[in-house]
This record gives sequence, structure tokens and C1' cells, in this order.
RNA sequence: GCGCCCAUAGCUCAAUUGGUAGAUGCACGCGUCUUAUACACGCGAGGUUCCUGGUUCGAGUCCAGGUGGGCGCA
Repeated sequence: GCGCCCAUAGCUCAAUUGGUAGAUGCACGCGUCUUAUACACGCGAGGUUCCUGGUUCGAGUCCAGGUGGGCGCA
């Protein structure tokens, strides 16, 4: 330099060929329990879906450019 893949909650990952962003997951907060902590059970919070544009009535999803990461070729 060229080709391919990936980027969604603090973490690990979903989102059924475009239709209101989710998980009995881990972590976090609160409650019950306990002398107390842990465990267990219940409840809750947490997002500008990497960035900027475009298409569309509607974009996490499609298109273009960029950023970061991974793999291969040279």
C1' cells in the first nucleotide's frame, strides 16, 4: 500500500432480510434475610448504537467518507 471483518449499557453479547434499543448474564444501587458480611430472593438505574454526512415517512440495520481494533497478502 491492497483486500476482508469488527465497533450497541461499566463488561460479555443480542436486536428475526429498515418499524418504539434488549438480555434469568456479570458488575453496580436499593430492599428482604443476617448480630454483621456473603449467599439467596425481589426491585431499580444505566445508551447521542465509534464520528460526520446521505437515502427513506422511518436507520443499530442500507450508501459514502473518516477514526480505532483484528486478520490476510505484499
This is a predicted structure of a 74-nucleotide RNA (transfer RNA) from a Minisyncoccota bacterium. Rfam family: tRNA. The family's RNA type in Rfam is transfer RNA. The sequence is in RNAcentral, with records from ENA. The coordinates come from a structure-prediction model, not an experiment, and the mean pLDDT is 82. The organism belongs to Minisyncoccota, within Bacteria.